[in-house]
Molecule: RNase P RNA; transfer RNA
Organism: Phycisphaerales bacterium
RNA sequence: UGAUUUUGGAUAGGUGAUCGCCCUUGAAGUGUUUGCGCCUUCAGGCGAGGAAAGUCCGGACACGGAAGAACACGGUGAUGGCGAACGGCCAUCGAUCAAGCUGAUGAUUAGGGACAGUGCCACAGAGAAGAAACCGCCGAACGGCUCCUUCGGGAGCGCGUGGCAAGGGUGAAAAGGUGCGGUAAGAGCGCACCGCUUGUUUGGUGACAAACAAGGCAUGGAAAACCCCACCGCGUGCAAGCGCAAGCAGUCCUUGUUGGGAAACCAACUCCCGUUGUUCGCGGGCAGGACGGGUCGCGUGCUUCGAGGCCAGCGGCAACGUUGGUCCAGAGAGAAAUGAUCGCCACCAGCGAAAGCUGGAACAAAAUCCGGCUUAUUUCCAAAUUCAGCCA
RNA sequence: GCAUGCGUAGCUCAGCUGGAUAGAGCAUCGGUCUUCGAAACCGAGGGUCGUUGGUUCGAAUCCAACCGCGUGCG
Repeated sequence: UGAUUUUGGAUAGGUGAUCGCCCUUGAAGUGUUUGCGCCUUCAGGCGAGGAAAGUCCGGACACGGAAGAACACGGUGAUGGCGAACGGCCAUCGAUCAAGCUGAUGAUUAGGGACAGUGCCACAGAGAAGAAACCGCCGAACGGCUCCUUCGGGAGCGCGUGGCAAGGGUGAAAAGGUGCGGUAAGAGCGCACCGCUUGUUUGGUGACAAACAAGGCAUGGAAAACCCCACCGCGUGCAAGCGCAAGCAGUCCUUGUUGGGAAACCAACUCCCGUUGUUCGCGGGCAGGACGGGUCGCGUGCUUCGAGGCCAGCGGCAACGUUGGUCCAGAGAGAAAUGAUCGCCACCAGCGAAAGCUGGAACAAAAUCCGGCUUAUUUCCAAAUUCAGCCA
Repeated sequence: GCAUGCGUAGCUCAGCUGGAUAGAGCAUCGGUCUUCGAAACCGAGGGUCGUUGGUUCGAAUCCAACCGCGUGCG
């Protein structure tokens, strides 16, 4: 210098013209309508994101339940802090890794409890959890056999009863490790160092760390097995909910119908069915009115003054907090719009001596609103790892 | 939008309280039987257990994140 990978941060083109779309404001029209309005035309204004995504967590908000307690169920899990809250963020601790050791430093970390209990550890292996002896080592002790004997015993064998767990072997894992002593052979059996356990002291808010002392070692793994402990959690989600309300059905009331009239009212007529034939009466129909719930539907919730952005000071290692100043134009739907073309500028790639020419620009798109996490992705910057080239 | 469930052979499903060759039926292929075919019988092939990572000695199974498909609610 170039490339690769990882991590962190920024960014996600700008501007002008023409055409077009959603929503909205205003105006016009010999369109349509009783009317509200609808339609058409013209003019003006607004119009996606860092992840709007996945819907994985947490809240706001709304309704239900008098909303208590316990159990069940679900979630979280080192310590301290931040925060509206969280499984998020910050710092610290422990552990692991960084080619043999250490671990300053860096990276990673779903990291409570395995003497509360139950269960699991296949195959292999002698033995898999208060374990065991296949190969092996030994001959101290008891018995046996052989030999020697000064008759007291001694030497040998490794056959039986035995001793051992060092070495081999199995396994992911074999009941502290290394070394020395010791022993018949061995073994924390003894000792030194390391590890471990317990206790005390010191430091730290704490997780924890260090030092000292004691103990020969007890406590294998796994809780992303059941489970135990601590803490947290009412249920349902804007298709929550609230308001208005055609039609149909229901309940109640009214004799009703037709004509005239702005209305009050006036005039004429007395419909249909049932009640054994007739009249009255009664019931039902037709018609009109009222009522409650509420369907289609309409409105609202609904949208940039908010756990808000920017700058500065102060406190804090940091996350963050606090004080002061300053800014706020801005989508919101029929689950349907937010685009296309051209010019100039900026960026990237290729070609070219240069002017310049050609090409490219990702992931993806609101739907109640916020805080996070995860995943996808363009370009640039910074740091680190690895590789290659050049120079010293 | 909100909630919720499921991915195993060509198809339909088991296996999901971890244990190694992942099974069953139908389908496919080969053989027997038959004049031929079907049925029956015998045998064979066919699987990245949706993908990736983690826990564990060991993952289809447990956990997480993605991918795909479905269901309910006006």